[in-house]
Molecule: Glycine riboswitch aptamer
Organism: Acidimicrobiia bacterium
RNA sequence: CGACGUCCUGCGGGAGAGCCGUCAUGCGGCGCCGAAGGAGCAACCGCCCCGGGAAUCUCUCAGGCACCAGGACCGCAGGAACCAG
Numbered sequence: 001c002g003a004c005g006u007c008c009u010g011c012g013g014g015a016g017a018g019c020c021g022u023c024a025u026g027c028g029g030c031g032c033c034g035a036a037g038g039a040g041c042a043a044c045c046g047c048c049c050c051g052g053g054a055a056u057c058u059c060u061c062a063g064g065c066a067c068c069a070g071g072a073c074c075g076c077a078g079g080a081a082c083c084a085g
Stems, first nucleotide, its partner, number of pairs: 001085001006080008018030005031065003037061001038059003044052003
């Protein structure tokens, strides 16, 4: 000096799911969705009681079901630390 990867920031893309009541953009009833977050587990591994152990799978605690906002994930750019070299 320093790729990849990780984290942060900015920009762009970004799904799903509704009726009724109330008379207020909130609340309540039931129903529904899964892609913030959270929780659960298989193979496999171990010191084998038990523990470790992934997800876009499952659960729906949370969140969401006009718009806005949020949004896993993808792309681009920048930054920080570490690091193969």